[in-house]
RNA sequence: GGGAAGAUAGCGAAGAGGCUAAACGCGAUGGACUGUAAAUCCAUUCUCUACGAGUUCGAUGGUUCGAAUCCAUCUCUUCCCA
Numbered sequence: 001g002g003g004a005a006g007a008u009a010g011c012g013a014a015g016a017g018g019c020u021a022a023a024c025g026c027g028a029u030g031g032a033c034u035g036u037a038a039a040u041c042c043a044u045u046c047u048c049u050a051c052g053a054g055u056u057c058g059a060u061g062g063u064u065c066g067a068a069u070c071c072a073u074c075u076c077u078u079c080c081c082a
Base pairs, nucleotide, nucleotide: 001081002080003079004078005077006076007075010026011025012024018065027045028044029043030042031041032040046054047053048052058074059073060072061071062070
């Protein structure tokens, strides 16, 4: 330099136009159980004035009634070729 794949919650990882504040696993916090601990089980784990509302999926624009999801540009990572 050419080509391909990717960037999502504290970490990993699904999700491929509306049922998604986002499954699942790990971690963390609180509780149950236990003589203690581990294991197991339950709840919570973006923000708030919390039956609900708001804002998020690398960045900035665009398409759409509606975008994590589609399009453009940029940034970064990985792989292949040279």